[in-house]
RNA sequence: GGGCUUAUAGCUCAAUGGCAGAGCUGACGGCUCAUAACUGUUAGGUUCCUGGUUCGAGUCCAGGUAAGCCCA
Numbered sequence: 001g002g003g004c005u006u007a008u009a010g011c012u013c014a015a016u017g018g019c020a021g022a023g024c025u026g027a028c029g030g031c032u033c034a035u036a037a038c039u040g041u042u043a044g045g046u047u048c049c050u051g052g053u054u055c056g057a058g059u060c061c062a063g064g065u066a067a068g069c070c071c072a
Base pairs, nucleotide, nucleotide: 001071002070003069004068005067006066007065010024011023012022013021018055026042027041028040029039030038048064049063050062051061052060
């Protein structure tokens, strides 16, 4: 220098162009003499950034940033 992949909740990950979700974690409860386990409720998001296409973008397109892999 060239190519490819990835970026979504505190963490690990989903989401066919049509309400952004699950598990774990956290908070508050139930159960128990108590703890663990089990269990109920709940909080938590500028979907890496900037634009474009579209009635509508996490998803498609362009550029950028970061990380990883390959080639030179």
RNAcentral holds the sequence, with entries from ENA. Predicted 3D model of a 72-nucleotide RNA (transfer RNA) from a Chloroflexota bacterium. Its Rfam family is "tRNA". Its family is annotated with triplet codon-amino acid adaptor activity in the Gene Ontology.